[in-house]
RNA sequence: GUUCAACGCUGGGGGUGGCGCCGGCGAUCACCGCGCGCCUGAGAAAUACCCCUCGAACCUGACCCGGGUCAUGCCGGCGGAGGAAAGCGUCAUGAGUGAAAA
Numbered sequence: 001g002u003u004c005a006a007c008g009c010u011g012g013g014g015g016u017g018g019c020g021c022c023g024g025c026g027a028u029c030a031c032c033g034c035g036c037g038c039c040u041g042a043g044a045a046a047u048a049c050c051c052c053u054c055g056a057a058c059c060u061g062a063c064c065c066g067g068g069u070c071a072u073g074c075c076g077g078c079g080g081a082g083g084a085a086a087g088c089g090u091c092a093u094g095a096g097u098g099a100a101a102a
Base pairs, nucleotide, nucleotide: 001097002096003095004094005093006090007089008088009087010086011052012051013050014049017039018038019037020036021035022033023032024031058083059082060081064077065076066075067074
């Protein structure tokens, strides 16, 4: 000197499932509900949570494959696959790295 991290501001990108009950509804089924409870998770409507190129946040593949569960992307694979949304500032604290001088 520079890159990243940390912090801040502004902007942007995402996902919101499963089971049971309740309601729409007079029976069953289907469908709908940001309703209530439970499961996993950061997050299953909350300006909350996560992510923004050193990008596994998230999407496609996928009505995928193996395991497991009351059930479900619940776990693993797929995945050294393909896509996918950024600028500025602060500190000189942390981790790298380049050049010069001694």

Annotation
TPP riboswitch aptamer (THI element) from a Deltaproteobacteria bacterium, 102 nucleotides, folded computationally. The sequence was found by an Rfam model in a public genome assembly. The coordinates come from a structure-prediction model, not an experiment, and the mean pLDDT is 76.